RNA sequence: AGCGGCGGUAGUUCAGCGGUUAGAACACGGGUCUCAUAAGCCCGGGGUCGUGGGUUCGAUUCCCACCCCCGCUA
Numbered sequence: 001a002g003c004g005g006c007g008g009u010a011g012u013u014c015a016g017c018g019g020u021u022a023g024a025a026c027a028c029g030g031g032u033c034u035c036a037u038a039a040g041c042c043c044g045g046g047g048u049c050g051u052g053g054g055u056u057c058g059a060u061u062c063c064c065a066c067c068c069c070c071g072c073u074a
Stems, first nucleotide, its partner, number of pairs: 001073005007068002011026004019057001028044005050066005
């Protein structure tokens, strides 16, 4: 440099038919339990859905460009 990605969504690992409030697990905070810690149980906070455009009544989802990551070729 070229090609591919059914890669980029919470602190981490990942879900998420074009439609009402974007979720789970773990982590974190509080409570409960315990002599205490852990585990268990209950509750809670936390998101510019990589960036910018486009299509659409409506985009995390579809299209384009760019950035980053992974792989392949040279």